[in-house]
RNA sequence: GCGGUAGUGGUGUAAUGGUAUCACGUCGGCCUUCCAAGCCGAAAACGAGGGUUCGAUUCCCUCUUACCGCA
Numbered sequence: 001g002c003g004g005u006a007g008u009g010g011u012g013u014a015a016u017g018g019u020a021u022c023a024c025g026u027c028g029g030c031c032u033u034c035c036a037a038g039c040c041g042a043a044a045a046c047g048a049g050g051g052u053u054c055g056a057u058u059c060c061c062u063c064u065u066a067c068c069g070c071a
Stems, first nucleotide, its partner, number of pairs: 001070007010024003018054001026042005047063005
């Protein structure tokens, strides 16, 4: 330099065009003499920019980061 794969809450993940799922963690409450466990609830995310579309995490282009392969 060329090609491929991936980027989603703090962490790990699901979602093939219709306002993003679950688990762990965090916070609050209940329970307990206290803690842990358990139960209930809350906050929290689509790598960046542009395009297509009524509507984009999803499709297209560019950039960027990581990994793999070729030279």
The RNA shown here (transfer RNA) has 71 nucleotides and comes from a rhizosphere metagenome. RNAcentral holds the sequence, with entries from MGnify. The coordinates come from a structure-prediction model, not an experiment, and the mean pLDDT is 83. It matches the Rfam family "tRNA". Rfam links the family to the GO term triplet codon-amino acid adaptor activity. The family's RNA type in Rfam is transfer RNA. Rfam describes the family as follows. Transfer RNA (tRNA) molecules are approximately 80 nucleotides in length.